Model confidence (mean pLDDT): 83 of 100. Transfer RNA from a Spirochaetota bacterium, 71 nucleotides, folded computationally.
[in-house]
RNA sequence: UGGGGGAUCGUCCAAUGGCAGGACAGCGGGUUCUGGCCCCGCAAAUCAAGGUUCGAACCCUUGUCCCUCAG
Repeated sequence: UGGGGGAUCGUCCAAUGGCAGGACAGCGGGUUCUGGCCCCGCAAAUCAAGGUUCGAACCCUUGUCCCUCAG
């Protein structure tokens, strides 16, 4: 430098173009003599900027970063 892949709650992963969800972690409560386990609830995210569309995490363009292949 060129090709390919990737970027989503704190972490790890989902999500036919149509309400962004799960697990763990965190917080609150229940249970317990206390703690843990278990149960209920709460908060929390789409890499950035544009474009297409009634509607974009998803499609298109550009950029940033990471992984990989080639040189």
Source information: Its Rfam family is "tRNA". The family's RNA type in Rfam is transfer RNA.